[in-house]
RNA sequence: GCGCCCGUAGCUUAAUGGAUAAAGCGUUUCCCUGCGGAGGAAGAGACUGCAGGUUCGAGUCCUGCCGGGCGCA
Numbered sequence: 001g002c003g004c005c006c007g008u009a010g011c012u013u014a015a016u017g018g019a020u021a022a023a024g025c026g027u028u029u030c031c032c033u034g035c036g037g038a039g040g041a042a043g044a045g046a047c048u049g050c051a052g053g054u055u056c057g058a059g060u061c062c063u064g065c066c067g068g069g070c071g072c073a
Base pairs, nucleotide, nucleotide: 001072002071003070004069005068006067007066010025011024012023013022018056027043028042029041030040031039049065050064051063052062053061
């Protein structure tokens, strides 16, 4: 330099172009307990890497860029 794949919550992953982006772990509060990191209940947390485009509607499709991985040279 060329080709392919990936980028969504602190971490790991979901989400057929269509309702308020879902869950596990973690975290916060409360309950329970002799104590507890075990058990129970409730809550907070991502406008989806950035900028554009297509569309009535984009996490999803298209373009450029950024970051990561793999292959080729």
Record summary: Predicted 3D model of a 73-nucleotide RNA (transfer RNA) from Parcubacteria group bacterium Gr01-1014_30. The sequence was found in a public genome assembly. Model confidence (mean pLDDT): 82 of 100. Its Rfam family is "tRNA". Rfam classes the family as a transfer RNA. The source organism's lineage runs through Bacteria and Bacteria candidate phyla.